[in-house]
Context: one part of a larger RNA
RNA sequence: GGAUAAACGCUGGCGGCGUGCCUAACACAUGCAAGUCGAACGCCCUUCGCAAGAAGGGAGUGGCGGACGGGUGAGUAACACGUGGGUACCUAACCUUGAGGUGAGGAAUACCGGCGAGAAAUCGCCGACAAGACCGCAUAGCCUUGAUGGAAACGUCAAGGAAAGUCACGCAAGUGACGCCCCAAGAUGGGCCUGCGGCCGAUUAGCUAGUUGGUAGGGUAAGAGCUUACCAAGGCGACGAUCGGUAGCUGGUCUGAGAGGAUGAUCAGCCACACUGGGAUUGAGAACGGCCCAGACUCCUACGGGGGGCAGCAGUGAGGAAUUUUCGGCAAUGGGGGCAACCCUGACCGAGCAACGCCGCGUGCAGGAUGAAGGUCUUCGGAUCGUAAACUGCUUUUACCAGGGAAGAGAAUGGACGGUACCCGAGGAAGAAGCCCCGGCUAACUACGUGCCAGCAGCCGCGGUAAUACGUAGGGGGCAAGCGUUGUCC
Numbered sequence: 001g002g003a004u005a006a007a008c009g010c011u012g013g014c015g016g017c018g019u020g021c022c023u024a025a026c027a028c029a030u031g032c033a034a035g036u037c038g039a040a041c042g043c044c045c046u047u048c049g050c051a052a053g054a055a056g057g058g059a060g061u062g063g064c065g066g067a068c069g070g071g072u073g074a075g076u077a078a079c080a081c082g083u084g085g086g087u088a089c090c091u092a093a094c095c096u097u098g099a100g101g102u103g104a105g106g107a108a109u110a111c112c113g114g115c116g117a118g119a120a121a122u123c124g125c126c127g128a129c130a131a132g133a134c135c136g137c138a139u140a141g142c143c144u145u146g147a148u149g150g151a152a153a154c155g156u157c158a159a160g161g162a163a164a165g166u167c168a169c170g171c172a173a174g175u176g177a178c179g180c181c182c183c184a185a186g187a188u189g190g191g192c193c194u195g196c197g198g199c200c201g202a203u204u205a206g207c208u209a210g211u212u213g214g215u216a217g218g219g220u221a222a223g224a225g226c227u228u229a230c231c232a233a234g235g236c237g238a239c240g241a242u243c244g245g246u247a248g249c250u251g252g253u254c255u256g257a258g259a260g261g262a263u264g265a266u267c268a269g270c271c272a273c274a275c276u277g278g279g280a281u282u283g284a285g286a287a288c289g290g291c292c293c294a295g296a297c298u299c300c301u302a303c304g305g306g307g308g309g310c311a312g313c314a315g316u317g318a319g320g321a322a323u324u325u326u327c328g329g330c331a332a333u334g335g336g337g338g339c340a341a342c343c344c345u346g347a348c349c350g351a352g353c354a355a356c357g358c359c360g361c362g363u364g365c366a367g368g369a370u371g372a373a374g375g376u377c378u379u380c381g382g383a384u385c386g387u388a389a390a391c392u393g394c395u396u397u398u399a400c401c402a403g404g405g406a407a408g409a410g411a412a413u414g415g416a417c418g419g420u421a422c423c424c425g426a427g428g429a430a431g432a433a434g435c436c437c438c439g440g441c442u443a444a445c446u447a448c449g450u451g452c453c454a455g456c457a458g459c460c461g462c463g464g465u466a467a468u469a470c471g472u473a474g475g476g477g478g479c480a481a482g483c484g485u486u487g488u489c490c
Base pairs, nucleotide, nucleotide: 001490002489003488004487006486007485008484009483010482013361014360015359016358017357018356019354020353021319026317027316028315030314031313032312035064036063037062040061041060043058044057045056046055047054048053071273072272073271081197082196083195084194085193086192087191089190090189095186096185097184098183100181101180102179103137105135106134112127113126114125115124116123117122142161143160144159145158146157147156148155149154165178166177167176168175169174199245200244201243206236207235208234211233212232213231214230215229216228217227218226248270249269250268251267252263253262254261255260275295276294277293278292279291297308298307299306300305325351327350328349329348333347334345335344336343337342364394365393366392367391374385375384376383377382398431401425403423404422408417434479435478436477437476438475439460440459441458445474446473447472448471449470455462456461
């Protein structure tokens, strides 16, 4: 000098775009953050109606989605990450393409009704009923297993393995839409293996028993000591094993002429985690706002027993030098569900707060010498602040007031932002400057006060009676809505 997720002191007019718990992965009141489908199903209720029926709502069964999106960086020195390869695998969800199929039946159960237990959470017994829920039967070009032939591809035989309907139009037959089942391929996403690469310590030198390899059995979607039994005795290490410390990794970011050094906030990719530890279930896929167990903490309790998990968005306490609103909207983009209308969406889009950062703008412009008053200095002549002010003329960015008023929304409806941006008009210099420094480095000097005191200080050093170095004033220098200090990196 540059940089900063900064903080502190003094000061502070506006706008645009960004950024905002770096500390306690500390504890959390409250609200919201994942639902949706009546075009899968029965039941109950309300309104209208004489009725048939129509419209709406509720809990429940069922389907799809809660594995995405959002947060955090604790752990991890590891195939975690980056990059380049590989394959023994999955992608039976959605999506795309192609081919085929969708036949005939059955038994339950929630809601509901009856009875009961409990403070509650919730639970028990009995009874009935529905489905695209569940079950088996038929069929099978495909798959699995077994037998057999074959070196193999594969052939033959046997056994096992599918399906679901709903809606629209129609008088009906039927047609269509959305589905359902099986097969093949794709797309996408992932699993696993591997070469190379990127921290510190030798005041850590030896480490290892499923350890290294083999055979056999098991296991997985899949290779493998992944696991088990038996057998062999291997495997790693000074090219740093093991141990200890520290740390999420990367694209990037900062600096630098570069090489390099430092760093990993915001944005993007990957990984890991979800009170701590463990476990399974469901599912195509696994668990922040699912389940079970244990623990710590906390809340309710009728003391028998129950509930909870903000490292989602706001917000609270605590910690800290320090970090925001318990805001608006689904209008846009995207996501989930639905044929759709639509519903949900603290993702997101916006607004609010903060000079926290970057950028832009303004605080006026021109004229004006009796060089006014006043301040300061003075050799008392004057010098300086200084065209500075007053005064005269002008302008109106911005602010304020008033009027108009968007784009963002692909053909119609639909705009939170927002009466915002922007445009036009009116009046008026009006509402808007500070901070640091002036001994040398380093741009900028005098007076007074003080008297090794009070104080200054980045280094050298100033101050003990004329201090350009302390304090104040005048003057000057620098930057400017900021200025200076401190921390950190180059």

A computed fold for a 490-nucleotide part of an RNA from an uncultured Ktedonobacterales bacterium, annotated as small-subunit ribosomal RNA, 5' domain. It matches the Rfam family "Bacterial small subunit ribosomal RNA". The coordinates come from a structure-prediction model, not an experiment, and the mean pLDDT is 86.